This is a predicted complex of two RNAs, RNase P RNA and transfer RNA, with 435 nucleotides together. The coordinates come from a structure-prediction model, not an experiment, and the mean pLDDT is 79. It holds a member of the Rfam family "Bacterial RNase P class A". Its family is annotated with tRNA processing, ribonuclease P activity and dimeric ribonuclease P complex in the Gene Ontology. By type it is a ribozyme.
[in-house]
RNA sequence: AGAGCUGGCCGGGCAGUCGCUGUUCCCAACCCAUCGGGUAGGGGAUGGAGGAAAGUCCGGGCUCCAUAGGGCAGGGUGCCAGGUAACGCCUGGGCGGCGCAAGCCGACGGAAAGUGCCACAGAAAACAGACCGCCUGACUGCUUCGGUAGCCAGGUAAGGGUGAAAAGGUGCGGUAAGAGCGCACCGCGUUUGCGGUAACGUAGACGGCACGGUAAACCCCACUCGGAGCAAGACCAAAUAGGGACCCAUGGGCGCGGCCCGCGCUGGGUCCGGGUAGGUUGCUUGAGGCGUUCGGUGACGAACGUCCCAGAUGAAUGGCUGUCUUCGACAGAACCCGGCUUACAGGCCAGCUCUCUUC
RNA sequence: GCCGGAAUAGCUCAGUCGGUAGAGCAGCUCAUUCGUAAUGAGAAGGUCGUAGGUUCGAUUCCUAUUUCCGGCACCA
Numbered sequence: 001a002g003a004g005c006u007g008g009c010c011g012g013g014c015a016g017u018c019g020c021u022g023u024u025c026c027c028a029a030c031c032c033a034u035c036g037g038g039u040a041g042g043g044g045a046u047g048g049a050g051g052a053a054a055g056u057c058c059g060g061g062c063u064c065c066a067u068a069g070g071g072c073a074g075g076g077u078g079c080c081a082g083g084u085a086a087c088g089c090c091u092g093g094g095c096g097g098c099g100c101a102a103g104c105c106g107a108c109g110g111a112a113a114g115u116g117c118c119a120c121a122g123a124a125a126a127c128a129g130a131c132c133g134c135c136u137g138a139c140u141g142c143u144u145c146g147g148u149a150g151c152c153a154g155g156u157a158a159g160g161g162u163g164a165a166a167a168g169g170u171g172c173g174g175u176a177a178g179a180g181c182g183c184a185c186c187g188c189g190u191u192u193g194c195g196g197u198a199a200c201g202u203a204g205a206c207g208g209c210a211c212g213g214u215a216a217a218c219c220c221c222a223c224u225c226g227g228a229g230c231a232a233g234a235c236c237a238a239a240u241a242g243g244g245a246c247c248c249a250u251g252g253g254c255g256c257g258g259c260c261c262g263c264g265c266u267g268g269g270u271c272c273g274g275g276u277a278g279g280u281u282g283c284u285u286g287a288g289g290c291g292u293u294c295g296g297u298g299a300c301g302a303a304c305g306u307c308c309c310a311g312a313u314g315a316a317u318g319g320c321u322g323u324c325u326u327c328g329a330c331a332g333a334a335c336c337c338g339g340c341u342u343a344c345a346g347g348c349c350a351g352c353u354c355u356c357u358u359c
Numbered sequence: 360g361c362c363g364g365a366a367u368a369g370c371u372c373a374g375u376c377g378g379u380a381g382a383g384c385a386g387c388u389c390a391u392u393c394g395u396a397a398u399g400a401g402a403a404g405g406u407c408g409u410a411g412g413u414u415c416g417a418u419u420c421c422u423a424u425u426u427c428c429g430g431c432a433c434c435a
Base pairs, nucleotide, nucleotide: 001355002354003353004352005351006350007349008348009347010346012324013323014322015321016320017319018318020048021047022046023045024044025043026042027041029039030038031037032036050330054341055340057339058338059337060336061335062229063228064227065226069261070260071259072258074225075224076223077222078221079093080092081091082090083089094108095106096105097104098103109220110219114218115217116214117213118212131160132159133156134155135154136153137152139150140149141148142147168186169185170184171183172182173181187209188207189206190205191204192203193202194201195200233281234280235279236278243272244271245270246269247268248267252266253265254264255263274434275433276432288307289306290305291304292303293302294301295300360431361430362429363428364427365426366425369384370383371382372381378415387401388400389399390398408424409423410422411421412420
């Protein structure tokens, strides 16, 4: 210098001006009026979207149903250890794959518990299998007497061909031809020792191979999950036709949105019709942010200090001007957190790898 | 905001334990008719919304994403 990998951060700044909205203080007006309350207004101070606020895919808090109980069914997760409120997340490690490397990726338990499936092609697709080929023997024909052709009986999984997949691989020996038939190495399995918390690794011995693939097919094993969601829930106010039809039913129905037990309550469901669609609360101080120190490889945890940082309900962040040489992406909170995933112009910082050149 | 569902031929829909996707209507060609409709015969038409994965093989199983549709307040 070029190419690349990983982690973290920003994602407009400043000034002026006009607006929107939450909180708080001050001013003064009107109404009901005892305290006080309501309505509308002006001024000051101060706060005011994101890294994903998104998808709603997981996990929790919170609220109601029982304090969320027992069993079956069903769902989810799936190498090991740890972190955490919890997780399908994160960290570290193991194994496998990719890359020269830094590094990246992996739904990564069980196919010797059982069942199912493996289309087409192919002789044969899981109780393996003789189509071509190779070898042996009998018979027949031909013969230059070496053989050769046809057919029959058998042997053979080395070779050909089919397929995604053909029943361990390579080599040597062996054989009529062959074959784990025998041997060596590799793979596989069993077992023992050692290292490691473990996954696993490693060394030795034994076994001639018994065990094809598929579990994002059923299933088995281990762990785990009650249901609904802030339109949850609580309170105040207003209003009425407290109505009608149909259905179900006391071994019932509802809470309870799969079923049984159990607990609580005593009618319930659907449709038609009627009324109100106003306010308060839940609502933002939280597994919170920032800084320092300590523990830990790390995720993370602990102690101390410090800060308060949106809370709307037709729903607020915007417009204009100047300047920064350029201003541009994805995109807008709605009960709140932790993750994952997806979208994203441009830029900054740190660490590392490979190649080339120079010293 | 929260909770569900769907996407297959031009249109409306089928398609179950994964093995080359079908029906009706519409459109096309031919026949019939003087001509049209109806009728009869025939052929064509599909990246199964998009992308990735599992599998030998995906409309089907899994994940992500796009578009569309539906439900929800309170009282008696």